[in-house]
RNA sequence: GGGCAAGUAGUUCAAUCUGGUAGAAUGCUUCGUUCGCAACGAAGAGAUUUUGGGUUCAAAUCCCAACUUGUCCA
Numbered sequence: 001g002g003g004c005a006a007g008u009a010g011u012u013c014a015a016u017c018u019g020g021u022a023g024a025a026u027g028c029u030u031c032g033u034u035c036g037c038a039a040c041g042a043a044g045a046g047a048u049u050u051u052g053g054g055u056u057c058a059a060a061u062c063c064c065a066a067c068u069u070g071u072c073c074a
Base pairs, nucleotide, nucleotide: 001073002072003071004070005069006068007067010026011025012024013023020057028044029043030042031041032040050066051065052064053063054062
């Protein structure tokens, strides 16, 4: 220098192909249970989806560019 993949909750990942309410696990907070802790049960908070632009009534999703990470080739 070139090809490919990935970027979403504190963390690990879905949802993308087929545009239409952003979810799960874990962690966190509160409550119950316990003398107390852990475990368990119940409830709750937490994301403007890496950035910018375009298409569309509507974009995490489609298109373009950039950034970051991984990988392959040279």
The prediction has a mean pLDDT of 82. Predicted 3D model of a 74-nucleotide RNA (transfer RNA) from a Candidatus Woesearchaeota archaeon. The RNAcentral record of the sequence draws on ENA. Rfam family: tRNA. Rfam classes the family as a transfer RNA. Lineage of the source: Archaea > Nanobdellati > Candidatus Woesearchaeota.